[in-house]
RNA sequence: UUUUUGAAGAGUUUGAUCCUGGCUCAGGAUUAACGCUGGCGGUGUGCAUAACACAUGCAAGUCGAGCGCGUCUUCGGACGAGCGGCAAACGGGUGAGUAACACGUUGGAACCUACCCUGAAGAGGGGGAUAACCCACCGAAAGGUGAGCUAAUACCCCAUAGUCUCGUAAGAGUAAAGCAGCAAUGCGCUUCAGGAGGGGCCUGCGGCCUAUCAGCUUGUUGGUAAGGUAAUGGCUUACCAAGGCUAUGACGGGUAGCUGGAUUGAGAGAUUGACCAGCCACAGGGGAACUGAGACACGGUCCCCACUCCUACGGGAGGCAGCAGUGAGGAAUCUUCCGCAAUGGGCGAAAGCCUGACGGAGCAACACCGCGUGGAGGAUGACGGCCUUAGGGUUGUAAACUCCUUUUCUGAGGGAAGAAUUCUGACGGUACCUUAGGAAUAAGCACCGGCUAACUCUGUGCCAGCAGCCGCGGUAAGACAGAGGGUGCGAGCGUUAUCCGGAAUCAUUGGGCGUAAAGCGUGUGUAGGCGGAAUAGCAAGUCGGGGGUAAAAUCUUCGGGCUCAACCCGAAGCUUGUUCCCGAAACUGCUAUUCUCUGAAGAGUGCAGAGGCAGGUGGAAUUCCGUGUGUAGGGGUAAUAUCCGUAGAUACACGGAGGAACACCAAAAGCGAAGGCAGCCUGCUGGGCACUUCUUGACGCUGAGACACGAAAGCGUGGGGAGCAAACAGGAUUAGAUACCCUGGUAGUCCACGCCGUAAACUAUGAGAACUCGGUGUAGGAGGAAUCGACCCCUUCUGUGCCUAAGCUAACGCGUUAAGUUCUCCGCCUGGGUAGUACGGCCGCAAGGCUAAAACUCAAAGGAAUAGACGGGGACCCACACAAGCGGUGGAGCAUGUGGUUUAAUUCGACGAUAAGCGAGGAACCUUACCUAGGCUUGACAUCCCGAGAAUUUCGCCGAAAGGUGAAAGUGCCGCAAGGAACUCGGUGACAGGUGCUGCAUGGUCGUCGUCAGCUCGUGCCUUGAGGUGUUUGGUUAAGUCCAUAAACGAGCGCAACCCACGUCCUGUGUUGCAAUUUCGCAGGAGACUGCCGGCGCAAAGUCGGAGGAAGGUGUGGAUGACGUCAGAUCAGCAUGGCCCUUAUGCCUAGGGCGACACACGUGCUACAAUGGUCGGUACAACGGGAGGCCAACCCGCAAGGGGGAGCAAAUCCUUUAAAACCGGCCUAAGUUCGGAUUGAGGUCUGCAACUCGACCUCAUGAAGUUGGAAUCGCUAGUAACCGCGCAUCAGCCAUGGCGCGGUGAAUAUGUUCCUGGGUCUUGUACUCACCGCCCGUCAAGCUAUGGAAGGUGGGAGCGCUUGAAGACCCCACGUCCGUGGGGUUUAGGGCGAUAUCACUGACUGGAGCUAAGUCGUAACAAGGUAUCCGUAGGAGAACCUGCGGAUGGAAUACCUCUUUU
Repeated sequence: UUUUUGAAGAGUUUGAUCCUGGCUCAGGAUUAACGCUGGCGGUGUGCAUAACACAUGCAAGUCGAGCGCGUCUUCGGACGAGCGGCAAACGGGUGAGUAACACGUUGGAACCUACCCUGAAGAGGGGGAUAACCCACCGAAAGGUGAGCUAAUACCCCAUAGUCUCGUAAGAGUAAAGCAGCAAUGCGCUUCAGGAGGGGCCUGCGGCCUAUCAGCUUGUUGGUAAGGUAAUGGCUUACCAAGGCUAUGACGGGUAGCUGGAUUGAGAGAUUGACCAGCCACAGGGGAACUGAGACACGGUCCCCACUCCUACGGGAGGCAGCAGUGAGGAAUCUUCCGCAAUGGGCGAAAGCCUGACGGAGCAACACCGCGUGGAGGAUGACGGCCUUAGGGUUGUAAACUCCUUUUCUGAGGGAAGAAUUCUGACGGUACCUUAGGAAUAAGCACCGGCUAACUCUGUGCCAGCAGCCGCGGUAAGACAGAGGGUGCGAGCGUUAUCCGGAAUCAUUGGGCGUAAAGCGUGUGUAGGCGGAAUAGCAAGUCGGGGGUAAAAUCUUCGGGCUCAACCCGAAGCUUGUUCCCGAAACUGCUAUUCUCUGAAGAGUGCAGAGGCAGGUGGAAUUCCGUGUGUAGGGGUAAUAUCCGUAGAUACACGGAGGAACACCAAAAGCGAAGGCAGCCUGCUGGGCACUUCUUGACGCUGAGACACGAAAGCGUGGGGAGCAAACAGGAUUAGAUACCCUGGUAGUCCACGCCGUAAACUAUGAGAACUCGGUGUAGGAGGAAUCGACCCCUUCUGUGCCUAAGCUAACGCGUUAAGUUCUCCGCCUGGGUAGUACGGCCGCAAGGCUAAAACUCAAAGGAAUAGACGGGGACCCACACAAGCGGUGGAGCAUGUGGUUUAAUUCGACGAUAAGCGAGGAACCUUACCUAGGCUUGACAUCCCGAGAAUUUCGCCGAAAGGUGAAAGUGCCGCAAGGAACUCGGUGACAGGUGCUGCAUGGUCGUCGUCAGCUCGUGCCUUGAGGUGUUUGGUUAAGUCCAUAAACGAGCGCAACCCACGUCCUGUGUUGCAAUUUCGCAGGAGACUGCCGGCGCAAAGUCGGAGGAAGGUGUGGAUGACGUCAGAUCAGCAUGGCCCUUAUGCCUAGGGCGACACACGUGCUACAAUGGUCGGUACAACGGGAGGCCAACCCGCAAGGGGGAGCAAAUCCUUUAAAACCGGCCUAAGUUCGGAUUGAGGUCUGCAACUCGACCUCAUGAAGUUGGAAUCGCUAGUAACCGCGCAUCAGCCAUGGCGCGGUGAAUAUGUUCCUGGGUCUUGUACUCACCGCCCGUCAAGCUAUGGAAGGUGGGAGCGCUUGAAGACCCCACGUCCGUGGGGUUUAGGGCGAUAUCACUGACUGGAGCUAAGUCGUAACAAGGUAUCCGUAGGAGAACCUGCGGAUGGAAUACCUCUUUU
């Protein structure tokens, strides 16, 4: 430079964020299985489980050209059993065993090799048997015995003998077979040498888990000699020596055939070893040898064992992990097929025979690949389905219908290649070709909440169910079930299981350890790892070039063949490995020689220090004892009490005893490896620092094991014991108080010796080295400068603090004392819980320590930071919040509302504040929604259709009414004369109707926090981000009001102002009989703005005071209510989705009820009296209302009221006498001349109607009540309090309510400690449903897994003793020299015994985990109400409490010191 290759994430912890971290998903793969479905073809694959047991058939024979015999014969030959040769050790199966030279790969020397090839030499002469066969006999059988005959390429002897064997040599020894053919000749035979292929042996390296397996080994390690083998070798034996292996993991245990490869992955890797191929091992379990070139032999032999079968019970037979097939096991894996035509193998001279190897077919969607189920046109966008806002949309060109095609399919005809090689084709009448027919024979499965492509309806109602993770389902479910529609894949689709990936989640590539999991408590040091500067050499590592090997298949690329593809063929590449040769010498290494201000160490001179050990010694204080003075208390606490004291305490003074600890100095200080170390003196002793030259010359760093030290508590033995103080006792507190507080008090704390070995043993930060801006303290030292000498000052080394740059970090933070940039070494981590627990091992006197799991369970657990909320955290501020005052409520009677109770019904709603004189601003009927009874069913009301009739009016009868029924009067308007409009009646069905449910489906409206001062946005800036800044801070304000400062600058909704009313003035205008400067009504305007002066304040905002003014700092009152909170209230005001009723949950009517009454609560009225009551007299308002109305004068009635009728649609008339007040009289402290409930009688008014259930009047009656417990409410000025007047609703009125109006008219506020509510800033938090939060432990219940346990059962393995088959070897005896018998050694197996070990089980027992609403407490999170936690010890129902030592991962406050800025 070119080319090639090539890496994706998501969901889930939170209110939100970043990080850590696990779980889960999307992809690919499979010898698969299961569910639903299924048209065809090609190519592959098909017992993974019981190496469990096997019926039946077949899977190894062949040669007559080696030999004899027998049978048959067409006389050619064929067949049969034998002798003999070769083969049967191949091919085929399986993976049990094996952790091993078994496998892979590399190299090697001490070997063998039948058949095959090449070369050399030879093949002469003899001999004796034997099977078959025949005879006899035994046995059920299998089979066997004896006698006799016979052949050979069977066997033996002699000869011959070299390039053979032995031997240094001399020398010695060892061979053969023939057959076929007329013949040529061919095939064989013997020996030797060589080759090819095959095999045996050795060797370096490589590939599993476990240390809760740490020591193993006696033929063991080596040597000598002998034996043995094809061959080396302890392979075997004898003797000798005492070795050999092991932390680089021996020995033991578990698991496993190994490889080429396969799957996955970007790769590195991880997992795996089906099919195909190479090697190994095995053949029912175990042992053994024989034959042979080759076996210790799958379809051979012998023995033992187990099993099956036959049997005449004496004895025999067998081995599918060959091909089919059967049973069993299992989720699960095929035909008892055809053929030797091809390829290959055995035998043969050959023909040929054999071949379940193989070639084929069959079964199975098991996998991969290919094809099809039709194509084109076709809109009234058909019917049907589904949805719908009822218009329509969608299914959908989809169908129907028209035209076309025939891959498939069916029928018919033809018909291969595969044969090389004369014959010969299982497959197969197959592939393929031609032709006819007809859209004909052919589509499903999963999914549709997010991840993840795809949405609606109905049903269901935390049920039924779903679910890979998060999670859906409690009446509107896109998540369940069904349907319609859609999405994906498609003869398949899903599910389950397993592997890789994603997972950088074991990190070599490629992670971490301050706080998330993770630095050993600290040091000394072994092995190991790593290591300063220079030169030379070597060449192990390293680099380059080349050679060999890395089987084939697979894989990649290219090309080719089946119509394509899968599949197959050819070529190249690749195979990153390993080995050999050559070369290079920078780096590492090794060897040698050197170097030194440099690392390290030593010598010298000085220095500081609570470094350690031992001995001695001092004073203060506590306690106790003695003496004295002295008298009634002391002590203790938030407050008490227990306790001490008149037997004299406490207090004071003097004297004495004893133990422990060392005030001030003192500090951020110092020393030590850490733990830790403090009065003073002496002795011994370790380490460090500085300076200067000298010496050694890399001697160094780290450090698995190992060893040493190691606070407090605790343990053992012996002392000691003043104070303090677990346990314990008592007193308090409390619901309880096994605690906190108090009074006592024992171990212990102290000393000596010996154990223990742990702590928040912390800087939560391993050790060492180098490098990288600064500032400022402090401790020790040195140098410089300066001085009379010092101090101050400058430089430097070592230690110890704080702040900070770059950089790092998830952030917090760290920052030359690194958590920065690098190097070396060690330790440690891999989700939470279970659990630092169990078991095992080691240590310990014990307590316990060290090492250290699993089952099961959860989808989180966690770190840092952010916004809120909260705190029995802090700071500041406000409000009738408290305080200061005035008047009430809570007690009485009554009114009214609510609860409860009652009832046929007592209709419904509202429930702390924010329900309760509320909806209701008028329940006798109506209202009315409730109850009882009587009625109606297209309906009381709306629209449409049909028929009839005008409408309408009057009267009779039944009935409680609704309603029913009958009679009479009456005939209208428009009109083209058909009819039409309005109204009434009847009918039909669409529909009406519902105060029925859901305010947690909603709109709208309202309450509340709160008229509190807040809530936000744009742009910019800061942060990885949530988010922050602005909005904080200093002042100020009623106010986020304003000013100043400030990485902010502006803006919006709120605040304020603008609006209304009142208060002053002016102008205009105006009715009310007239007049009236004025007053009054209406309209418009002026006026107030901290504008002016002074003080304070920052030259500010503002505040305080003053002047003027009707009013002064928001003038007063109202209206106005930010973002939002409370699933706050209302479906019964209205509207409205959904659900429900439809001769009733609708509608009409009468009567009743909403008014009940042991009781409880809220809101009020009237009172309890003399600031009063009562009688008489005299004054002064304002807001309003009035025609079915307000109603005057006058008359009647005691009165309510009646009569009457003037005036007024109203500044004109009426309501309308205001009352408290004032003047005068009486009452005189009394349940009264207070108070008026209750009750009786008589009336008035309204109304269809006052019984349930109206108001008012008169007379009579005359209850409780004498100022109200705990508690609690309102109000800051024309306010509270007191007094009357009006209005709405309304026939009337249960109004003492509500809304307004005026009259009289106060007191108090020093202030913000406290109560309540709110605002701002800050702090802590384990809360976010937000403290009414969260959360811990015992106990009780259910379920699950697990530990211990007297024991029990079983497995595998080794050890000791004993017994011991076959076989092999040795010895002995006999012998017909084949053999037989006996003994010994070895040994499979068996028996007995002891010991470990691994499983299963086990009465009982221990804890653990999980489970919507169990019990007891309240431990933790805020200062969590006693700060929490760690170690240890004691105690206690439980969380826990207490003692001792330690940590800050404690809030708040203050002192000292340091730092930052000016």
Record summary: A computed fold for a 1462-nucleotide RNA from Candidatus Peregrinibacteria bacterium CG_4_9_14_0_2_um_filter_53_11, annotated as small-subunit ribosomal RNA. The prediction has a mean pLDDT of 84. It matches the Rfam family "Bacterial small subunit ribosomal RNA". Its family is annotated with ribosome and structural constituent of ribosome in the Gene Ontology. NCBI's taxonomy places the organism under Bacteria, Bacteria candidate phyla, Candidatus Peregrinibacteriota.